Record summary:
A computed fold for a 126-nucleotide RNA, annotated as SAM riboswitch aptamer (S box leader). It matches the Rfam family "SAM riboswitch aptamer (S box leader)". About the family: The SAM riboswitch is found upstream of a number of genes which code for proteins involved in methionine or cysteine biosynthesis in Gram-positive bacteria.
RNA sequence: UUCUUAUCCAGAGAGGCGGAGGGACUGGCCCGAUGAUGCCCGGCAACCAAUCACCUGCACGUUCAUGCGUGCGGGGAGAUAAUGGUGCUAAUUCCUGCAGAGUUGAUUAACUCUGAAAGAUGAGAA
Numbered sequence: 001u002u003c004u005u006a007u008c009c010a011g012a013g014a015g016g017c018g019g020a021g022g023g024a025c026u027g028g029c030c031c032g033a034u035g036a037u038g039c040c041c042g043g044c045a046a047c048c049a050a051u052c053a054c055c056u057g058c059a060c061g062u063u064c065a066u067g068c069g070u071g072c073g074g075g076g077a078g079a080u081a082a083u084g085g086u087g088c089u090a091a092u093u094c095c096u097g098c099a100g101a102g103u104u105g106a107u108u109a110a111c112u113c114u115g116a117a118a119g120a121u122g123a124g125a126a
Stems, first nucleotide, its partner, number of pairs: 001126008013041001015040003021031003025097001027095002042089003046086004050080003054075009093118001098115007
């Protein structure tokens, strides 16, 4: 970089550095010298690991039996913690961009819903 797949209406500082643009792109609309974006620290807890509740398979032991115990597996949407690997920390991915449906108005238009596209992040693969 490309492909596959899951998720994207929750959460996160009145700290330090630093100085001008920033929010991917389009059109909007916003943030920013009352100092943004960024970096550090702090924080959050989405994903992959980890541990546990719980469910479950097999073996062995035990019991008249239901069951119980031990060991090794599988699941785990719930819980813990933030330990490891990533991530995130204005606004729903800020809204929107393509297609379809609906409501109002009916020339233009406004709004709502669904799906796709694009993008972001994780995991796996090339």